[in-house]
Context: one part of a larger RNA
RNA sequence: UGACGGGGGCUCACACAAGCGGUGGAGCAUGUGGCUUAAUUCGAGGCGACGCGAAGAACCUUAUCCUGGGCUUGACAUGCAUGGAUUAACGCUGGGAAACCAGCGCCACACUCUUUGAGUGGAACAUGCACAGGUGCUGCAUGGCUGUCGUCAGCUCGUGCUGUGAAGUGUUGGGUUAAGUCCCUUAACGAGCGAAACCCCUGUCGCUAGUUACCAUCAGGUAAUGCUGGGGACUCUAGCGAGACUGCCGGUGUCAAACCGGAGGAAGGCGGGGAUGACGUCAAGUCCUCAUGGCCUUUAUGCCCAGGGCUGCACACGUGCUACAAUGGCGCCGACAGAGCGAAGCAAAACCGCGAGGUAGAGCAAAUCGCAAAAAAGGUGCCCCAGUUCGGAUUGCAGUCUGCAACUCGACUGCAUGAAGCCGGAAUCGCUAGUAAUCGCGUAUCAGCAACGACGCGGUGAUACGUUCCUGAGCCUUGUACA
Numbered sequence: 001u002g003a004c005g006g007g008g009g010c011u012c013a014c015a016c017a018a019g020c021g022g023u024g025g026a027g028c029a030u031g032u033g034g035c036u037u038a039a040u041u042c043g044a045g046g047c048g049a050c051g052c053g054a055a056g057a058a059c060c061u062u063a064u065c066c067u068g069g070g071c072u073u074g075a076c077a078u079g080c081a082u083g084g085a086u087u088a089a090c091g092c093u094g095g096g097a098a099a100c101c102a103g104c105g106c107c108a109c110a111c112u113c114u115u116u117g118a119g120u121g122g123a124a125c126a127u128g129c130a131c132a133g134g135u136g137c138u139g140c141a142u143g144g145c146u147g148u149c150g151u152c153a154g155c156u157c158g159u160g161c162u163g164u165g166a167a168g169u170g171u172u173g174g175g176u177u178a179a180g181u182c183c184c185u186u187a188a189c190g191a192g193c194g195a196a197a198c199c200c201c202u203g204u205c206g207c208u209a210g211u212u213a214c215c216a217u218c219a220g221g222u223a224a225u226g227c228u229g230g231g232g233a234c235u236c237u238a239g240c241g242a243g244a245c246u247g248c249c250g251g252u253g254u255c256a257a258a259c260c261g262g263a264g265g266a267a268g269g270c271g272g273g274g275a276u277g278a279c280g281u282c283a284a285g286u287c288c289u290c291a292u293g294g295c296c297u298u299u300a301u302g303c304c305c306a307g308g309g310c311u312g313c314a315c316a317c318g319u320g321c322u323a324c325a326a327u328g329g330c331g332c333c334g335a336c337a338g339a340g341c342g343a344a345g346c347a348a349a350a351c352c353g354c355g356a357g358g359u360a361g362a363g364c365a366a367a368u369c370g371c372a373a374a375a376a377a378g379g380u381g382c383c384c385c386a387g388u389u390c391g392g393a394u395u396g397c398a399g400u401c402u403g404c405a406a407c408u409c410g411a412c413u414g415c416a417u418g419a420a421g422c423c424g425g426a427a428u429c430g431c432u433a434g435u436a437a438u439c440g441c442g443u444a445u446c447a448g449c450a451a452c453g454a455c456g457c458g459g460u461g462a463u464a465c466g467u468u469c470c471u472g473a474g475c476c477u478u479g480u481a482c483a
Stems, first nucleotide, its partner, number of pairs: 001483002003480003007477007015467002019431005026322008034313002042053002065308007074131001078130006090105006109121005133297002136295003142291002144286003147282001149280001154193006160169003173184003199274004204242007214231002218229003245268001248262005324424001328383006340371003345364002350359003390421001395416007437460007
């Protein structure tokens, strides 16, 4: 100087408390361990691995995953040498599961010489050689990227001063703040990286601009609709501005910083949210994104193909979904979003089908057309507390769609079946406001989909207001046989 303490002081955080809703029990989905297997490819491992890499495993993907078949200058790149005008490509035949192997047919391009023809050259092919290739090993050789402490308030430097020196001071102290934020004090005075601000979204108003959006006034028209003329008011769209600064008033406070209350205001003391992650820690993670040193491999650890596997199931754990019901279930009626996506696409009307879906194809590169029905809510009727009109697993049959192909191993539909489950032990998780809870909608990946996942979007919309304790963190101080 640090680190540590079942030492002390101060402070903070959904850390606890106060609450709300869960997990742990059930069924299913998904990841992992284990077991099994010819193979069940690899990685991730307390927090910070386990709906993680994977934002799409039927083939492909896909990996020294397994079984089998095949290729050896190679699926891909560059160069050298030789060859000859045939190869390659294309067409055909045979073998084959395909890859591939064998054979047959056929023809070039450019330049030079006067043509038949001959010669030369590049691409390409064949052979040979350099080499290619490797998701093989080492993340404890590395770059880059990422997680974590933590959006915690810290981490340092120059000069000066103090100390023999390591080092200290500054950065401590008194207040204050979300903050090493600011003020005061002060052998320190300044400065840097962080904090804050600058950036984006959102909340109010104004100006500009009105199409595809809008419709108050005027006119026309319809069964109805901004449907039409028109309008530039309103909503909205999207660009530029204004606005909030403790600016004003009162109080507290050291004449300070600041705090408390109030006015005005759409918004008040950081208005809400995002992006943004200091010096460093964990030899944290990744050689399977990529890059890369070294090592290993080279008729194989490379490459191609067919089939299988990654989906296996006595079991154990994590994360979720659906429930156990009456604040509910079912039927009918019937409102109100936002954000997205669409051309190898989104697909309307109409018709067929109980339905998944089919026929059809208007319109739309989309504020114009489509996906598109928002759902919970509201109104009304039935159910009457029951393993039920709760719950939907499982299974049988019949179908639809995508795709070369749904056996292993897709999703969805109809009929039938109708399991466990009556609110969950010890334990444990999330959350303080448009949050939790609850309700639906969209997107990426994608032929299709195992999505109940992930990432977004809006609708309805609560409970709680303290710091003794548990956990973690910051500052000061103290002890130490630790470094």